[in-house]
RNA sequence: GACAUGAACACGGGAGAAUCUGCUGCGCGCCAACUUGUGCAGCGGUGCCGAAGGAGCAACCGCCCCGGUAAACUCUCAGGCGCAAGGGACCGCGUUCAUAAC
Numbered sequence: 001g002a003c004a005u006g007a008a009c010a011c012g013g014g015a016g017a018a019u020c021u022g023c024u025g026c027g028c029g030c031c032a033a034c035u036u037g038u039g040c041a042g043c044g045g046u047g048c049c050g051a052a053g054g055a056g057c058a059a060c061c062g063c064c065c066c067g068g069u070a071a072a073c074u075c076u077c078a079g080g081c082g083c084a085a086g087g088g089a090c091c092g093c094g095u096u097c098a099u100a101a102c
Stems, first nucleotide, its partner, number of pairs: 001102001004099006011092003018046001020045009047081003053077001054075003060068003
């Protein structure tokens, strides 16, 4: 000097799944009034999704009672399910640091 690898930061891209239903409250429309309808919020029920996180297992390996070890697979604890916002594995690009073949 430096392919590559790991971590952090910044930018860009980034999916899936009920505008279901009950109650309460607040508006809107109709109405003499009540009621009904509709929108939002809160608290529940049921159904659903998997790409934050978490958990589980194979091959393989070992000191072979047992243990180590994966995932975008599986489970859904958590999270999420109209639009928007936010989150988002992963990918691209740039910078910094570390390791380091040569």